[in-house]
This is a predicted structure of a 72-nucleotide RNA (transfer RNA) from a Nitrososphaerota archaeon. Its mean pLDDT, the model's own confidence on a scale to 100, is 81. Rfam family: tRNA. From the family's description: Transfer RNA (tRNA) molecules are approximately 80 nucleotides in length. Rfam links the family to the GO term triplet codon-amino acid adaptor activity.
C1' cells in the first nucleotide's frame, strides 16, 4: 500500500433496530462484627469521533482516529 477483526466506567466484559445499556471488578454509605477481613443493603460511573439510513441507533451504512492480525 490492500484486506479483515475489534474499540462500552479505573479494569474485565454481555448486549443481532425499541424494556432504565446488564454483570463483575472499583469507589462512596449503610447493616453485621470487639476491631478488620468475608457477607448483605443501597450508591456513583460507560457506548473512540463526525455524518447517514430510520418513527427509534450501542447495534445497519460511509469516513476519520487508535489497536491487532494477514498480504504485498
Nucleotide at each position: 500500500g490492500c484486506a479483515g477483526u475489534c474499540a462500552u466506567a479505573g479494569u474485565c466484559u454481555a448486549g443481532u433496530g425499541g424494556u432504565c445499556a446488564g454483570g463483575a471488578u472499583c469507589c462512596g454509605a449503610g447493616c453485621c462484627u470487639u476491631c478488620c477481613a468475608a457477607g448483605c443493603u443501597u450508591g456513583g460511573g460507560a457506548c473512540g469521533c463526525g455524518g447517514g439510513u430510520u418513527c427509534g441507533a450501542a447495534u445497519c451504512c460511509c469516513g476519520c482516529u487508535g489497536a491487532c492480525u494477514g498480504c504485498a